[in-house]
């Protein structure tokens, strides 16, 4: 979310508690009794009452009358005991059933289950078969009556009664027991059988029928074995009853094998194990008892703990397996919890009994009642599981002769999409493709034949009608047959008849109406099928894993679209698979987790050759079994399917019999070529233990010589020394260790072993024959050995040296360094038992190329050589993830052991064992992470290495850092001080020029289709525009008729007027934005770096990343070139080509030049200088084209190379100088404010205009510069020599004025022509004479000039005056290798002017130094280490502090479990005694529950305390990764 049907299925949690109803009864044909109905018979009662008798009283005529009342009483409706018959009912006695069926899974790890056996150790009601029998008698007791107790439940006493209830006697076999004998079966006799003798044990009747038999009664008859009628004690049928035997089915007991986890459970057990005797049982048995013995189980896991019903099956799987045991079926166990027996064929009994306990209920408080784990239902707990329905119609069960009764078993129904299966929600047509919605590059595209619309169908639902099947039996009647005396009864068959359906008027069929009644869920980043838009902005959220989200999210939320499944879909939980990730199939252990520290060795596992036997393993065949259901398959039934029925197959297993004998095993016998051991003879060796000896060195002491230091370090100090050290010589003492030899040499199992000699002793190897005859290999437990440190006791103590002390170092220094120094190191005895105990490689055997060393030995000999055993290196095949291993395997096989299964927690906790202790061995979990790890690769990095380069250092020169000022920046301030740039690579940067403008900022005033563009619509003549007036700071606003409009066309001529266009106005689209994002971008730029690198194709190598090429050697400025080389080539870079400067040539000759010639001016003594003109183009120059330089030549070096050193020539020489040129890439470098541009944002404002202000602020800090501090200088005077450039709103000459800035005037020049233009430093002359100065010029005052609308904030310049700091700049730091640095001036751009001391250029003068590559910085190549890869500005450790989580310990506390000892001891059972024979009394034993005690175990909790883990930015240090700055690591 939800249409229908079929078939299944549904309290898995609290075996928690339960209201209510139902779930086991039946038989009257076992019995008595009672009740009811009907019929019959007969006592009795009987209202009333005929009739009769007596009769108080009253009256009286005394006769009598009347007469209450009493008695008798024919008759009598009716009631009705009793009896008989028929029918019905049933409380009790009795029988059978109730032990089945139904529920549940608590307990149970074996008293269970499964499979297969055994019972020579057993039972069995009902059923079947066979045989035999059922005779006689007796006393009770329920019910019932009476009495009594009690609230009730119920109970007691007395009386009396029946039976198919109970008891006794008889009979008795093929029954049971005893005795004796016999043969048989069999593996076995305790069994069975036969014979003989003895003893013992049975029973019940009911019903129907009939008198055939017997008997009884009655009648007849008269005496007969008579007849008739009736009957039961008789007969008969049937159902029962008793005994025996057998069968079937069902059970009991028992055996073998199989059946979860835990060894942090290793010992358990006293009825325990066995025997004898007895008891008990249906039966074996310590099942129980007494006595005897001391056994029994256990590493193949006893005992203990935890968990669990088991199986057929089910899920999954290729299979092996793994998980599971719901429904159905088999077995077991349980029935509120615990104990117990009784009854019975069967129980220790779900709806029986007794007792104890908890709980619930009733009560009159004295006592009682109950048990849903039966079906429904209820509460509770829970994520979660149904109707208090119908029926016995069918199937089945109990009872009954039967009818029948009972049956929540069962059959049906309801509820739940819980599962499986089937069906439907319509079908066909239908566009130039509706609308809506979504997207869009705005063109369109998608949804989509989808819809609408047309035609059709009617499953399903709804309505109406029809309508199966599940039903066969039972019963009744009749017939036949059997039985029987029988026409009876019973049984069998047949025929006929009657009757039986909860579901249900159900399935199904027909008809009617009408597309009508019927679609959702999830997903769309990858895994994994399916994509876009919007919103959100590390938020909200998603998430199975990886991971998404911080402004363009296919991952969040929504939408459209799409994908998948479909009455479902998605999620969650669990199981198997994938997972060879527990590896049997089918894994590993050098470095990833993993070889035990080493050896010895019991059990165990495995084991040489030949032969024989056997048959346990093994293989074949057959038989039995492996329940049914299920799975598979074939066939069939429901319309199909699910489902159901029938058949087959399978069930890989177990058992039995039999066959085979290769292999394994077992038994026996043998063998020695190869296993193993022994014998003889040799050999080497730091193998082990003990004892003795030795020299060097060291320290101490004694003595001599001798004097001021010694010692120690990076440098020092502590320390020693004038009381004589150190040094040196001699002597003595002591302890420890053994130089050279010494060697990837030797020996040993490993640890380990090193002077020499002796003694004792282990192992190994070689050679040779002989002997034993498989004696072998490995090894869980176990044992022994086991470095250093450490422990105990006693010695010893020279040196060294934890701890400790002092001195240094340092921010600190509990360290590294130094001076001292105690345990200890050494010996003896004993513990400890661990190491990175490593070859990180267990042991044994066999096989599989070699080469080259070395040790021991043997053979041959003169060697070479060869054999055996060790020990190294390199390598084949092969193996390996790679590294690597490779006859000493990590190769190929076999055998045995040990160990591993993600990281952390954790070489830990708890427990156990060991230890004197420290501690060791064994060894988890919670929690937490999405990795941890190995090998190799490419980078990057290193206080790693090698080679090389660079103004990188060094060598030099000059600066900066100090001063003042200028400029920029930070900071601060401010209304604003617009924005950007921020290590190198921001900071005289964008800006190559902020007074307004610029301008982006601030304040105020204004505008709203807008300052600017395009389109559309409408309007527009005195209109737009111009002018003028007013307000205003301006922008802007308001007004005014003063002037007045363009182009084209039309109107006959005439247009400001009409039409169109332009313009303008109004409106709509839109403009506009220096608003944001440079981390969305383009383009451009900086930087590494003008460093020499960066790559590709093909080939080759590698599993791969990747490598090779690009490495190596030589060389270069260069990946420049040469040589080598599994590489061969190529590209982008380098170089060259380009520009410029330097030399030469050619061409050209004005505005340039002027040698030479001529003319003129000039001045003349003159042909002078100079100027002008004309020739001229030689020279300079200009600007175009060429040449030139290429290691070309010579010598040496080098590989005969590339090249290099030197030289010659040359203007220039090895790239001639300079420039342009910037590889792949890096820095998310810079720029959205140059421009462009995606997205977002603003739209009477973040747009636009204006005025004013600000960007110029000022305690301060930094950067870049200028000017200086002076004498190589300053001042004054005088006198030379440039180049690059610029010039029309311009450059501006000459001249004049002014001290000057400048002004006036204006020639010339759009320029090789004119102007700028004076170059300056330098040179020469003079002054100054070391001073805050004749240095320095800041600051300030006054007066001027210029530009400009305007110099207040805030311009530049000039003159006069003023005259600050500053005397060469700390730490630190920058530039420069030649026409360079330094120093001097000149020009230009921007520009009205200028803040220019800046930037870009130009020329003048013009040095010093480079030994060299150790160091600093940067870079290149190779190599090495790495725990780095955001790449060392990396990574990362520990304490402390904070939060959260988990866990251990803990004085204790609470609870559970299980046993032990003792106490108590219900019901029950057993034993004994008594006894009024009654489960009556008493005594004893066993025993549930309960109690006490000491110990055990598990769980929870606990002040406090220990640890661990996790957690964006806490503290302290810097341990590790590089030589990590003291190599690291293990104990």
């Nucleotide at each position: 979310u939800g249409g229908c049907g079929g078939c299944g299925u549904g309290g898995a949690u609290a075996a928690g508690g339960c209201a209510u109803g139902c779930a086991a009864g039946u038989c009257g044909a076992g019995c008595g009794a009672u009740c009811c109905c009907g019929a019959c018979g007969c006592a009795g009662c009987g209202a009333g009452g005929a009739a009769g008798u007596c009769g108080a009283g009253c009256c009286u005529u005394c006769g009598g009358g009347u007469g209450a009342g009493a008695c008798u009483g024919a008759c009598g409706a009716g009631c009705a005991a009793c009896g008989u018959c028929g029918g019905g009912a049933u409380a009790g006695c009795g029988g059978c059933a109730a032990a089945c069926g139904g529920g549940u899974g608590a307990g149970u790890a074996a008293u269970g289950c499964g499979u297969g056996g055994g019972u020579a150790a057993c039972g069995u009601a009902c059923c079947u078969u066979g045989g035999a029998g059922a005779g006689g008698g007796g006393g009770a007791u329920a019910g019932c009556u009476c009495c009594g107790a009690g609230a009730a439940a119920u109970c007691g006493g007395a009386g009396g009664u029946a039976a198919u209830a109970c008891c006794c006697c008889a009979u008795g076999g093929u029954c049971u027991c005893c005795u004796a004998a016999g043969a048989c079966u069999g593996a076995a006799a305790u069994g069975g059988c036969u014979u003989a003798g003895g003893a013992g044990u049975a029973a019940a009747g009911g019903u129907g029928g009939c008198c055939u038999c017997u008997c009884c009664c009655g009648a007849c008859g008269u005496u007969a074995u008579g007849u008739c009628g009736g009957g039961a004690u008789g007969c008969u049928a049937u159902c029962g009853c008793u005994c025996c035997a057998a069968g079937a089915g069902c059970g009991g007991c028992u055996c073998a094998c199989g059946u979860c986890c835990u060894a942090u459970c290793a010992g358990g057990u006293a009825g325990u194990u066995g025997g004898u005797a007895g008891g008990g049982u249906a039966a074996u048995g310590g099942c129980c008892u007494a006595c005897c013995a001391a056994g029994c189980c256990u590493a193949a896991g006893a005992c203990g703990g935890g968990u669990a019903g088991c199986u057929g099956g089910c899920a999954u799987u290729a299979g092996c397996g793994u998980g599971u045991g719901g429904u159905c079926a088999g077995c077991c166990a349980c029935a509120c919890c615990g104990g117990g027996a009784c009854u019975g064929a069967g129980a220790c009994a779900c709806u029986g009994c007794c007792c104890g306990g908890a709980c619930u209920c009733c009560u009159a408080c004295g006592g009682g009642a109950g048990g849903c784990u039966g079906c429904a239902g209820u509460c509770g707990a829970g994520a979660a599981u149904c109707u208090u329905u119908c029926c016995c119609a069918a199937u089945g069960g109990g009872c009954g002769a039967a009818a029948g009764c009972c049956u929540g078993a069962g059959g049906a129904u309801g509820c739940g999409a819980c599962g499986c299966c089937g069906c439907g929600u319509g079908g066909g047509g239908g566009a130039u493709g509706a609308a809506g919605c979504g997207c869009u590059u705005c063109g369109g595209c998608g949804u989509g034949u989808a819809a609408a619309c047309c035609c059709c169908u009617u499953u399903u639902a709804c309505c109406g009608g029809g309508g199966a099947g599940g039903a066969a039996a039972u019963c009744c009647u009749g017939a036949u047959a059997a039985u029987g005396a029988a026409u009876a009864a019973u049984u069998a068959u047949c025929a006929g008849g009657a009757c039986u359906g909860a579901c249900u008027g159900u399935a199904c069929c027909c008809g009617a109406u009408g597309a009508a009644u019927a679609a959702g869920g999830u997903g769309c980043g990858g895994c994994u099928a399916a994509c876009u838009c919007c919103g959100u902005g590390c938020c909200a959220g998603c998430a199975g894993c990886c991971g998404c989200g911080g402004u363009a999210a296919u991952a969040c939320g929504g939408a459209g679209g799409c994908a998948c499944c479909u009455a479902g879909c998605g999620u969650u939980a669990c199981u198997c698979g994938g997972u060879u990730u527990g590896a049997c199939u089918g894994g590993g252990u050098g470095u990833a987790a993993a070889g035990g520290g080493u050896c010895c060795g019991c059990a165990g596992g495995c084991g040489g050759c030949c032969a024989a036997g056997u048959a346990a393993g093994u293989g074949g065949a057959a038989g039995g079994u492996g329940a049914a259901a299920g799975c598979u398959u074939c066939c069939g039934g429901c319309u199909u399917a699910a489902c159901c029925g029938g058949g087959a197959a399978a069930g890989u297993g177990c058992c039995u019999u039999u066959c085979a004998a290769a292999c394994u095993g077992c038994u026996u016998g043998g063998c020695u070529u190869c296993g193993a051991g022994g014998u003889u003879g040799g050999a080497a060796g730091a193998g082990g233990a003990g004892a003795g000896c030795g020299g060097a060195a060291c320290u101490g002491c004694c003595g001599g010589u001798g004097u001021a230091a010694a010692g120690g370090u990076g440098a020092a100090a502590u320390u020693u020394g004038u009381g004589g050290a150190u040094a040196u010589c001699g002597g003595c003492a002591g302890g420890a260790a053994c130089g050279c030899c010494u060697g990837u040499g030797g020996c040993g199992a490993a640890g380990g072993c090193g002077g020499c000699u002796c003694u004792c002793u282990g192992g190994u190897c070689c050679a040779a024959u002989c002997c034993u005859g498989a004696c072998g290999c490995u090894c869980a437990g176990g044992g022994a050995c086991g470095a250093a440190a450490g422990c105990u006791a006693g010695g010893g103590g020279a040196g060294c040296a934890a701890a400790c002390a002092g001195g240094a170092u340092u921010a600190g220094a509990u360290a590294c360094c130094c001076u001292g120094g105690u345990a200890g190191u050494c010996c003896u005895a004993g513990c400890c038992g661990u190491a990175a105990a490593c070859g990180a490689u267990g042991g044994g055997c066999a096989c599989u190329a070699g080469g080259u060393g070395u040790c021991c030995u043997c053979u041959a000999u003169u060697u070479u050589a060869g054999g055996g055993g060790g020990u190294g290196c390199c390598g084949a095949a092969g193996c390996u993830a790679a590294c690597g291993c490779g006859u000493u395997a990590a190769g190929u096989g076999c055998c045995c052991c040990a160990c591993c299964u993600g990281g952390g927690g954790a070489c830990u906790a708890c427990g156990g064992c060991c230890g004197c202790a420290g501690g060791g061995c064994u060894a988890a979990a919670a929690c937490u992470c999405a990795a941890a790890g190995g090998a190799a690769u490419u980078g990057a990095c290193g206080g790693g290495g090698g080679c090389c380069c660079g103004c990188a250092c060094a060598a030099g020169c000059g600066g900066u850092g100090g001063a003042a000022c200028a400029c920029g920046u930070g900071g601060u301030u401010u209304a604003a001080u617009u924005c950007g740039a921020u290590g190198c690579u921001a900071c005289g940067c964008g800006a190559g020029g902020a007074a307004c403008c610029u301008u982006a900022c601030c304040a105020g005033g204004g505008c709203u289709u807008g300052a600017c563009a395009u389109g559309c619509a409408g309007g527009u003549a005195g209109u737009a525009g111009c002018g003028c007036u007013c307000c205003g700071a301006a922008a802007g606003g308001a007004g005014u008729u003063g002037c007045c409009a363009c182009c084209c066309g039309u109107a006959u001529c005439c247009a400001g007027u009409c039409g169109g266009g332009a313009g303008c106005c109004u409106g709509c689209a839109c403009a506009g934005g220096u608003g944001c994002u440079g981390c969305a971008u383009g383009g451009c730029u900086g930087u590494c770096g003008u460093c020499a690198g960066c790559u590709c194709g093909u080939g080759c190598c590698g599993u791969g990343a990747g490598g090779u090429g690009u490495u190596c050697c030589c060389u270069u400025a260069a990946g420049u070139g040469g040589g080598a080389g599994a590489a061969c080539g190529a590209g982008c870079g380098c170089a060259a080509c380009c520009c410029u400067c330097g030399c030469c040539c050619u061409u050209a000759g004005u505005u340039g030049c002027u040698a030479c010639c001529c003319c003129g001016a000039g001045g003349u003594u003159a042909u002078a200088a100079u100027c002008g003109g004309g020739g001229g183009c030689a020279c300079u120059c200009u600007a175009a084209g060429g040449g030139g330089a290429c290691u070309g030549c010579c010598c040496g070096c080098g590989u005969u190379a590339a090249g290099u050193g030197g030289g010659a020539g040359g203007a220039a020489g090895g790239u001639g100088g300079g420039g342009a040129u910037g590889a792949c890439g890096u820095c998310a470098a810079g720029u959205c404010c140059g421009c462009a541009u995606g997205g977002c944002c603003c739209u009477u404002a973040u747009g636009c205009c204006c005025u004013g202000g600000g960007c110029u602020a000022c305690a301060c800090a930094c950067g870049u510069g200028u000017u200086a501090c002076a004498a190589u200088g300053c001042c004054g005077g005088u006198u030379a020599c440039a180049g690059c450039g610029g010039g029309a709103g311009g450059c501006g000459a000459c001249c004049g004025c002014g001290u000057a800035a400048g002004c006036g005037u204006g020639a010339g020049c759009a320029a090789a022509u004119c102007c700028u233009u004076a170059a300056a430093a330098a040179g020469c002359c003079g002054g100054c004479u070391c001073a805050g100065u004749u240095c320095g010029g800041a600051u300030c005052g006054a007066g001027g000039g210029c530009u400009g609308c305007a110099a207040c904030c805030c311009g530049c310049c000039c003159u006069c005056g003023u005259g600050a700091a500053g005397c060469u700049g700390g730490a630190a730091u920058c530039g420069c290798u030649a026409g360079u640095a330094a120093u001097g001036g000149c020009g230009c751009a921007u520009c009205a002017g200028c803040u220019a001391c800046g930037g870009c250029g130009c020329c003048g003068u013009g040095a010093a130094u480079a030994c060299g590559u150790u160091c600093c910085c940067g870079g290149g190549c190779c190599u090495u280490g790495u725990a780095c890869a955001c790449a060392c500005c990396g990574c990362c450790c520990g304490u402390c502090a904070a939060g959260c989580g988990c866990u251990g310990a803990a004085a204790g506390u609470g609870g559970g479990g299980a046993g032990c000892a003792c106490c108590c001891g219900a019901a029950u059972c057993c034993c004994g005694a008594c006894g009024u024979u009654a489960c009556g009394u008493c005594g004893g034993g066993a025993c549930a529950c309960g109690g006490u005690g000491a110990a055990c175990u598990c769980c929870a909790u606990g002040a406090u305390u220990g640890g661990c883990g996790c957690u964006a930015a806490g503290u302290c240090g810097u341990a590790a990764c590089a030589a990590g700055g003291u190599a690291g690591c293990c104990g």
Predicted 3D model of a 1531-nucleotide RNA (small-subunit ribosomal RNA) from an uncultured bacterium.
Its mean pLDDT, the model's own confidence on a scale to 100, is 83.
RNAcentral holds the sequence, with entries from ENA and SILVA.